This is a predicted structure of a 245-nucleotide part of an RNA (large-subunit ribosomal RNA, domain VI) from a metagenome.

[in-house]
Context: one part of a larger RNA
RNA sequence: CGUAAGAGUAUUGAGAGGAGCUCGACAUUGUACGAGAGGACCCGAAGGGAUAUGCCGACGGUGUACCAGUUCUUGUGAUUCCAGGAAACGCUGGGUAGCUAUGCAUAGAGAGGAUAAUCGCUGAAAGCAUUUAAGUGAGAAGCCCACCUCAAGAUGAAUACUCUCCAUUAGACCGCGGCUAGAUAAGCCGAUUGUUUGGCGCCUAGUGUAAGACGUGGUGACCGUCAGCUUAGGCGUUCAAAAGG
Numbered sequence: 001c002g003u004a005a006g007a008g009u010a011u012u013g014a015g016a017g018g019a020g021c022u023c024g025a026c027a028u029u030g031u032a033c034g035a036g037a038g039g040a041c042c043c044g045a046a047g048g049g050a051u052a053u054g055c056c057g058a059c060g061g062u063g064u065a066c067c068a069g070u071u072c073u074u075g076u077g078a079u080u081c082c083a084g085g086a087a088a089c090g091c092u093g094g095g096u097a098g099c100u101a102u103g104c105a106u107a108g109a110g111a112g113g114a115u116a117a118u119c120g121c122u123g124a125a126a127g128c129a130u131u132u133a134a135g136u137g138a139g140a141a142g143c144c145c146a147c148c149u150c151a152a153g154a155u156g157a158a159u160a161c162u163c164u165c166c167a168u169u170a171g172a173c174c175g176c177g178g179c180u181a182g183a184u185a186a187g188c189c190g191a192u193u194g195u196u197u198g199g200c201g202c203c204u205a206g207u208g209u210a211a212g213a214c215g216u217g218g219u220g221a222c223c224g225u226c227a228g229c230u231u232a233g234g235c236g237u238u239c240a241a242a243a244g245g
Base pairs, nucleotide, nucleotide: 001153005164006163007162008161009160010159011158015150016149017148018147021049022048023047026044033038051107052106053105054104055103060100061099062098066094067093068092069091070090071086072085073084074083075082110145112144113143118138119137120136121135174245176190177189178188179187196241197240198239199237200236201235202234203233205230206229207228214224215223217222
């Protein structure tokens, strides 16, 4: 821009893409077969490998400042404490959210349809024979469908419902608060009739028992102390900001 008014919501599916893998214990069965040695087709089938997609409840990883420990150094000022620096975390031990694989879940299902090679049935031309000439079957990891995803620019521009009613307006866009969305656009959510973000409160979870003071504790280390501090999490709360347009 089009789909001959403008929109919102929910669909159809022409068409396109993806997937399609494989091993094999066991059972049938030591059966058929075979002198024996050996040793099946078919039907069933727990489980496994690789691959693909998704996810973080569990198992682990990371987690650049969440907690603790610890060394040197600088600062006030001598100790403690605190803060800065220590090769873009000084080092060490852990670790929430998020992100993740080595972890978890799922997938490759069909006694469907038409066929290829091939194998038939009936059957003449050609009194026989012949799968073929008329007719009619079986048959593949392949084809079509089935499974998953996209999909009406499918210009052949589809369908259903609802709204606005020609400017008192539906809706959209900008701007505003944001996000499990994102390089930016875009997308999605919210805007006081509001929990969108921040703050605050309470939890969860992490670290591991804060500093200071006191003690008729203890020889001492220490103890009195699940304390103190907490990023991204959950719930709640209009305290602040989502203005006027």